[in-house]
RNA sequence: GGGCCAUUAGCUCAUUUGGUAGAGCAUCUGCCUCUUAAGCAGGUGGUGGCAGGUCCGAAUCCUGCAUGGCCCA
Numbered sequence: 001g002g003g004c005c006a007u008u009a010g011c012u013c014a015u016u017u018g019g020u021a022g023a024g025c026a027u028c029u030g031c032c033u034c035u036u037a038a039g040c041a042g043g044u045g046g047u048g049g050c051a052g053g054u055c056c057g058a059a060u061c062c063u064g065c066a067u068g069g070c071c072c073a
Stems, first nucleotide, its partner, number of pairs: 001072007010025004019056001027043005049065005
């Protein structure tokens, strides 16, 4: 220098091919318990790495940039 992949909640990951983003763990509250833990119920938490474009509508399609990983030279 060239190519490919990844980037979504605090963490690990879904979201089957464009239609108002979910799960597990964690965290908070309640129940239970002498207390803790475990268990049960419920809640909070994301402008989807950044910036543009296409579209009635974008996590999803296109372009650039950033970070990380792999390969080639």
Transfer RNA from a Candidatus Omnitrophota bacterium, 73 nucleotides, folded computationally. It matches the Rfam family "tRNA". Rfam classes the family as a transfer RNA. Rfam links the family to the GO term triplet codon-amino acid adaptor activity.